[in-house]
Molecule: Bacterial RNase P class A
Organism: Candidatus Atribacteria bacterium
RNA sequence: AAAGUAGGCCGGACAACCGCAGGAGAAAUCCUGAGGAAAGUCCGAGCUCCACAGAGCAGGGUACUGGGUAAUGCCCAGGGGAGGCGACUCCCGGAAAGUGCCACAGAAAACAUACCGCCUGAAAAGGUAAGGGUGAAAAGGUGAGGUAAGAGCUCACCGGACGCCAGGUGACUGGCGUGCCUGGUAAACCCUACCCGGAGCAAGGUCAAAUAGGAAGGGAUGAGGUGGCUCGCUGACCUUCGGGUUGACCGCUUGAGGGGUUAGGUAACUAACUCCCCAGAUAGAUGGUUGUCGUUCCCUGCGGGGAAUACAGAACUCGGCUUACAGGCCUGCUUUCCCU
Numbered sequence: 001a002a003a004g005u006a007g008g009c010c011g012g013a014c015a016a017c018c019g020c021a022g023g024a025g026a027a028a029u030c031c032u033g034a035g036g037a038a039a040g041u042c043c044g045a046g047c048u049c050c051a052c053a054g055a056g057c058a059g060g061g062u063a064c065u066g067g068g069u070a071a072u073g074c075c076c077a078g079g080g081g082a083g084g085c086g087a088c089u090c091c092c093g094g095a096a097a098g099u100g101c102c103a104c105a106g107a108a109a110a111c112a113u114a115c116c117g118c119c120u121g122a123a124a125a126g127g128u129a130a131g132g133g134u135g136a137a138a139a140g141g142u143g144a145g146g147u148a149a150g151a152g153c154u155c156a157c158c159g160g161a162c163g164c165c166a167g168g169u170g171a172c173u174g175g176c177g178u179g180c181c182u183g184g185u186a187a188a189c190c191c192u193a194c195c196c197g198g199a200g201c202a203a204g205g206u207c208a209a210a211u212a213g214g215a216a217g218g219g220a221u222g223a224g225g226u227g228g229c230u231c232g233c234u235g236a237c238c239u240u241c242g243g244g245u246u247g248a249c250c251g252c253u254u255g256a257g258g259g260g261u262u263a264g265g266u267a268a269c270u271a272a273c274u275c276c277c278c279a280g281a282u283a284g285a286u287g288g289u290u291g292u293c294g295u296u297c298c299c300u301g302c303g304g305g306g307a308a309u310a311c312a313g314a315a316c317u318c319g320g321c322u323u324a325c326a327g328g329c330c331u332g333c334u335u336u337c338c339c340u
Base pairs, nucleotide, nucleotide: 001336002335003334004333005332006331007330008329009328010327012293013292014291015290016289017288018287020033021032022031023030024029035311039322040321042320043319044318045317046316047200048199049198050197054231055230056229057228059196060195061194062193063192064078065077066076067075068074079092080091081090082089083088093191094190098189099188100185101184102183115132116131117128118127119126120125140158141157142156143155144154145153159180161178162177163176164175165174166173167172204250205249206248207247214241215240216239217238218237224234225233226232257276258275259274260273261272262271263270264269294309295308296307297306298305299304
């Protein structure tokens, strides 16, 4: 320098004028006012109500090991396998509990079997699975011995299974021995382990206003609620019709909060101390105009001129994941080439 790989950050700046929302103040006035994703609502929680959410069945989710965390399907570290020259990336329970399925081709798709072939035999028949052929997948692979021909039939190495020993918290790894029999599919049913009650801030509560102590039906022999079902729990109102009011406040933003230092830990993360306060609307504020500059593109007579400026926008609050994003910056590492 080129190509690549992993991660992080910014994502227009300043000024003037005119506004909008919240807060402080007696007033003048002052202070604050979108994001890295505020998005998708896909996971996990806080909070609220219903039993302090309890039992069974059904259903759903997760899935190598250890750790982190309020919790997780997230994060960190490790293990095994696959890919890559490499940095690095991707995948992860069980097929020897049972049941099912495996098109076409093929002899055979799983209690093995035999089309061609090989061998014995005159033939009939028998032996065999090395070779051919089919397929996405064919009953261990390579070599040697062995044999009528062959075959884990025997041996060596590899692979796999089981047992023992050693190391490791563990996934797992290494060694030794026995010994070779049995595909694939669990995003098929299923099995194992663990987890999951439901509804959601329009939760839920307070006040005000309004009205008729309305009519009909049901209800302690249990209405209604607990939104999968049964139980259990709760315990006085409920349903329909007709009519009225349809405003304000709390919840609401100080929170598993953010920055810094130190300490522990490989890390995720945690602890102590210190500093900071950082939107809170309710039809929904966070905007508009102008100027200067920045960035990108176009034109140019090189003086300049013109256009554009990403994705997107809070609504109870957090932790994640995923997706969108003009342009730019930084760091670690890898491979190749060049120069000194």